About this RNA: The part of an RNA shown here (large-subunit ribosomal RNA, domain IV) has 338 nucleotides and comes from a Candidatus Babeliales bacterium. RNAcentral holds the full RNA, with entries from ENA.

Context: one part of a larger RNA
RNA sequence: CUAUCAUUAAGGAACUCGGCAAAAUAGCUCCGUAACUUCGGGAUAAGGAGUGCCUACGACGUGCAAGCGUCUGUAGGUUUCAACAAAGAGGCCCAAGCGACUGUUUAACAAAAACACAGGGCUCUGCAAACUCGAAAGAGGAAGUAUAGAGUCUGACGCCUGCCCAGUGCUGGAAGGUUAAUAGGAGGGGUUAUCCGCAAGGAGAAGCUCUGAAUUGAAGCCCCAGUAAACGGCGGCCGUAACUAUAACGGUCCUAAGGUAGCGAAAUACCUUGUCGGGUAAGUUCCGACGCGCAUGAAUGGCGUAACGACUUGGGCGCUGUCUUGAUGAUAGACUCA
Numbered sequence: 001c002u003a004u005c006a007u008u009a010a011g012g013a014a015c016u017c018g019g020c021a022a023a024a025u026a027g028c029u030c031c032g033u034a035a036c037u038u039c040g041g042g043a044u045a046a047g048g049a050g051u052g053c054c055u056a057c058g059a060c061g062u063g064c065a066a067g068c069g070u071c072u073g074u075a076g077g078u079u080u081c082a083a084c085a086a087a088g089a090g091g092c093c094c095a096a097g098c099g100a101c102u103g104u105u106u107a108a109c110a111a112a113a114a115c116a117c118a119g120g121g122c123u124c125u126g127c128a129a130a131c132u133c134g135a136a137a138g139a140g141g142a143a144g145u146a147u148a149g150a151g152u153c154u155g156a157c158g159c160c161u162g163c164c165c166a167g168u169g170c171u172g173g174a175a176g177g178u179u180a181a182u183a184g185g186a187g188g189g190g191u192u193a194u195c196c197g198c199a200a201g202g203a204g205a206a207g208c209u210c211u212g213a214a215u216u217g218a219a220g221c222c223c224c225a226g227u228a229a230a231c232g233g234c235g236g237c238c239g240u241a242a243c244u245a246u247a248a249c250g251g252u253c254c255u256a257a258g259g260u261a262g263c264g265a266a267a268u269a270c271c272u273u274g275u276c277g278g279g280u281a282a283g284u285u286c287c288g289a290c291g292c293g294c295a296u297g298a299a300u301g302g303c304g305u306a307a308c309g310a311c312u313u314g315g316g317c318g319c320u321g322u323c324u325u326g327a328u329g330a331u332a333g334a335c336u337c338a
Base pairs, nucleotide, nucleotide: 001333002332003331004330005329006328007327008326010324011323014322019319027051028050029049030048031047036041038156052078053077054076055075056074057073058071059070060069061068062067079082091317092316093315094314095313096312097311098309099308103115104114119154120153121152122151123150124149125148131140132139133138157304158303159302160301162234163233164232167231168230169227170226171225172224173223176222177221178220183215187211188210189209190208191207194203195202196201235253236252237251238250239249262296263293274290275289276288277287278286
């Protein structure tokens, strides 16, 4: 010096990103116990007293009694001051965020606010179900049958869940437009028996063959409706009130409709350490407000919420070698020799 452990005057978080680590708390009996609350909890809340050993005595239970047991009762004494003794064995309180909760997860850097969840909604599915696996047979769904099954979103509970169907999607509609193969076969081309021509060549039936117009023709698309707990979206400019400021009010443009209730410098706020209040001697964090919300907002759920959390943030009490600021000791290494 390193690892592990023990102790430490005075102070007591001044350490540090942060009380990380350590210390502290701890059993049992009795007293006592707040806000809030879903009335169950919160709660071992918090906070306090007692606790060893010896002697004497008491009450109660049992028993004929002796005794035993319980109150570990009452009083006195005693020293090492005691939850007898090795191990074991809550620190607590206040406020806020997120997630209701118990649970699950990145085997080996993440345990969480992520996943799940009970509860809520929508859509599909009438059974040879929908859906999934499989060229298929077949299987699962299910030896179930809409109080069932599948998919998807939300996520206890309480109060609620506004406006927009123009776009995209889905559902329904079928008049019109468009539209494939098919059916159809007007017309055209090739070939040439034959005919014409002195010849070169020309014309050219049938058959065969290559094409091929009109017409026929479903779904789909166009079209017409519905649908947002479907994907999603939810404005701008100008003026105006007996100081100023502001604008209940008016004008105008655009839109499918212009953000309702709530909440709000927020796990969302750039400007920003916003402004005011609280807490501190001093507070970019924290709490309460305000609201020109760069860029909140209602099941991509909004806002609350008792209980719960090895969650996150701020504060306090207790406690301490975290620190002021070091020191000492133990064990094992390190180092030297063999």
NCBI's taxonomy places the organism under Bacteria, Bacteria candidate phyla, Candidatus Babelota, Candidatus Babeliae, Candidatus Babeliales. Model confidence (mean pLDDT): 85 of 100.